[in-house]
Context: one part of a larger RNA
């Protein structure tokens, strides 16, 4: 000076407590370990690994295995040489490929054409210079990234103190989400942080009104903004206004606090983005780059199959339930945000259905994909059930060269554990929590219950700072660095 302390002071944070749901039991879904395997590619491992890389593993992808082949290579630069070579059609092959057969360059210039040179693209290619490596080092690095942590902190100049290491400001009394701000002080001042400047999302005004809107006027329909018009309203898209402890009361020297009022909003208005100085040689040579080391007729490259999908187990993350606040069947509403040309795809029609046939409209505020809980109404009546819904048998439907290893989905039989989960633990404080369901990206198709958005319905506690966990500021101990 730091660290640490089952020392102390004071603060904080869904840290606890105070409530709501869960996990931990069950099945399946998904990643790990482990074991098996020819292969079961690699990588990440408390917190900060385990629906993590991977926002899509049948073949590709694919690094793994086995075969089957290549050997200037799949791929880029130089090249003697060649006018091929590619495609087409046979043959051998699993497929790469290999062998025959057809086929057979282009352009400018010389030049009347032609032949023949030359020069250039193009494709060929012999040695041979290289190329390749997801081959090893993340403890050799760049970048990016996780953590502490949106914690309130880290440090500098100059000056004062100290033999010096350092101190000091940055401590101390207030305050604050905050080294926010006052006040005080050998300190004055300044720099990275914080705040604030961007972005959304709540309120109102102005300016535009089409694809959107329809109050008021006409027409028109079985019905619709369906026409005509209309510029008010929603809404869109821009531009501005608005909140600042600004106004009032109180407390206080001051920062500030607490109450009111007006307001859509109020004391950081909610949400984001935004991550100081460093720590953990923390992760990544497998995104990318990139030093050293290795392989170089193979650790390189192509093909075919196969393997990452195994299964006595073990965790962890989820899904779906065990019912009646519920299931089931009818009928009837109500979003937001998105995404569409190799594309979305609507009335019709056929199929119980997946799903087919068709293709109106849309390149898209204009069409289309396209809601669920919820309401009403009938049924079940507490039963392993008209709860659950794994598995399994058929039969079938779509995507693709192809669903055997190994897809999703539909129908009909089938009906398994599961009775609310020990010790333990997770997650949230308001449009959150629970529940509902909708799109997206990847993506031929799908193991999507995942992941990043969207809105629909919408709570309950928060006495409080003793304790658990994690910081922060001071301050004590130390045989620690």
């Nucleotide at each position: 000076u730091g660290a640490c302390g089952g020392g102390g002071a004071c603060c904080c944070g869904c840290a606890c407590a105070a409530g709501c749901g869960g996990u931990g039991g069950a099945g399946c879904a998904u990643g790990u370990g482990g074991u098996u395997u020819a292969a079961u590619u690699c990588g990440a491992u408390a917190c900060u690994a385990a629906c993590c890389g991977a926002a899509g593993a049948a073949c590709c992808u694919u690094a793994c295995c086995c075969a089957g082949g290549c050997u200037u290579g799949a791929c880029a630069u130089c090249g003697a040489u060649u006018g091929u070579a590619a495609g087409c059609c046979c043959g051998a092959g699993a497929a790469a490929u290999c062998g025959g057969g057809c086929c057979c360059c282009c352009u400018a210039c010389u030049c009347a054409c032609a032949a023949g040179g030359u020069a250039g693209g193009c494709a060929u290619g012999a040695a041979g210079a290289c190329a390749c490596c997801u081959g090893u080092u993340g403890c050799a690095u760049g970048g990016c990234u996780g953590u502490c942590g949106u914690c309130a902190g880290c440090u500098c100049g100059u000056g004062c103190c100290g033999u010096g290491a350092g101190g000091u400001g940055u401590u101390g009394g207030g305050u604050u989400a905050a080294g926010u701000c006052c006040c005080g002080c050998a300190a004055c001042g300044a720099g990275c942080g914080c705040a604030a400047c961007c972005c959304g999302c709540a309120u109102c005004c102005u300016a535009u009104g089409u694809u959107g809107c329809c109050a008021g006027c006409g027409g028109a329909u079985a019905a619709u903004g369906c026409c005509g018009g209309g510029a008010a309203c929603u809404c869109a898209u821009a531009g501005g206004a608005a909140a600042c402890c600004g106004c009032c009361g109180g407390g206080g020297u001051a920062a500030c606090c607490c109450g009111g009022a007006g307001g859509a909003a109020g004391g950081u208005g909610c949400g984001g983005a935004u991550g100081a100085u460093g720590u953990c040689a923390a992760g990544u040579c497998a995104g990318c780059a990139u030093g050293g080391c290795g392989g170089u007729u193979a650790c390189g490259c192509c093909u075919g199959g196969g393997g990452c999908u195994a299964c006595a187990c073990a965790c962890a993350u989820g899904c779906u339930a065990c019912a009646a606040u519920g299931g089931g069947c009818g009928c009837a509403a109500c979003a937001a945000a998105g995404g569409g040309c190799u594309g979305c795809a609507a009335u019709a029609c056929c199929g119980c259905a997946a799903g087919g046939u068709g293709g109106a409209g849309c390149c898209a505020a204009u069409c289309c994909c396209a809601a669920a809980a919820u309401a009403c109404g009938c049924c079940c009546u507490c039963a392993g059930u008209u709860c659950a819904g794994a598995u399994a048998g058929c039969a079938g439907u779509c995507u693709g060269c192809a669903a055997c290893c190994c897809g999703a989905c539909u129908g009909c039989u089938u009906g398994a554990a599961g009775a609310u989960g020990g010790a333990a633990u997770c997650g949230c404080u308001a449009g959150u929590a629970a529940c509902c369901g909708c799109a997206g990206g990847u993506c031929a198709g799908c193991u999507a219950u995942a992941c990043u958005g969207c809105g629909g319905u919408g709570a309950a506690u928060a006495c409080g700072u003793u304790c658990c966990c994690g910081g922060g500021u001071c301050u004590u101990g130390u045989a620690c660095a």